[in-house]
RNA sequence: UAUGCAUCCAGAGAGGUGGAGGGAACAGGGCCCUGCGAAACCCGGCAACCAGCGUUAUGCGCAUGGUGCUAAUUCCCCCGGCGGUUAUUCCUCGCCGGAAGAUGUGAU
Numbered sequence: 001u002a003u004g005c006a007u008c009c010a011g012a013g014a015g016g017u018g019g020a021g022g023g024a025a026c027a028g029g030g031c032c033c034u035g036c037g038a039a040a041c042c043c044g045g046c047a048a049c050c051a052g053c054g055u056u057a058u059g060c061g062c063a064u065g066g067u068g069c070u071a072a073u074u075c076c077c078c079c080g081g082c083g084g085u086u087a088u089u090c091c092u093c094g095c096c097g098g099a100a101g102a103u104g105u106g107a108u
């Protein structure tokens, strides 16, 4: 880098350092967060995918280890179908599916 599978509208600090930016990846737009202190790091926490342990148990529990996560649905913006609205189209709203992406795990 490519690939199979699972999950993605729940959850998580009024802490310390830090100082201006930030909102996963490319470009752009929207809309937001931020000196009542951004990113990053530390501590804390959440979750329970993998390992581990308990249990008769592929189920359930614990949360010791390995990740992950800790504003807003994956913040929204792409494509298709159906439905509502409309005289029709557009716009817009809802639902379903797909694409893209993120995280975990497996295989080469």
Base pairs, nucleotide, nucleotide: 003106004105005104006103007102008101013043015042016041017040021033022032023031028077029076030075044070045069046068049066050065051064052062053061054060055059074100078098079097080096081095082094083093084092
The prediction has a mean pLDDT of 81. This is a predicted structure of a 108-nucleotide RNA (SAM riboswitch aptamer (S box leader)). It was read from a public genome assembly, where an Rfam model found it.